[in-house]
RNA sequence: GGAGCCAAGGGCAAACCCGGCGAAAGCCGGGGACGCAAAGCCAUGGGCCUAAAGCGACGUCUCCCGGUCGCAACGGUUGCCAGGCUGCCUCUC
Numbered sequence: 001g002g003a004g005c006c007a008a009g010g011g012c013a014a015a016c017c018c019g020g021c022g023a024a025a026g027c028c029g030g031g032g033a034c035g036c037a038a039a040g041c042c043a044u045g046g047g048c049c050u051a052a053a054g055c056g057a058c059g060u061c062u063c064c065c066g067g068u069c070g071c072a073a074c075g076g077u078u079g080c081c082a083g084g085c086u087g088c089c090u091c092u093c
Base pairs, nucleotide, nucleotide: 001092002091003090004089011036012035016031017030018029019028020027021026034079040085041084042083044082045081046080047077048076049075054071055070056069057068058067
């Protein structure tokens, strides 16, 4: 450098439940295991999710507030993919 068929010691933890945070997506802690050889770390590019703030439309005689709809991250997701950094064991060159 390449591989994860075998072995050992292990590691992480989806759904779901409980508590907390958040407008939401989602996150954190505990329980729990569907899976994972980087399911260790980084939101850098793409994808996806959400839409508080913002903008627009509808509505209204007019304006504001409220409402509904649409657009839209500076919010999320690395357990969607790519990229970057680091790393245990075994096998192999």
c-di-GMP-I-GGC riboswitch aptamer from a Thiobacillaceae bacterium, 93 nucleotides, folded computationally. Rfam family: c-di-GMP-I-GGC riboswitch aptamer. Gene Ontology term of the family: cyclic-di-GMP binding. The model forms 91% of the base pairs in the Rfam consensus.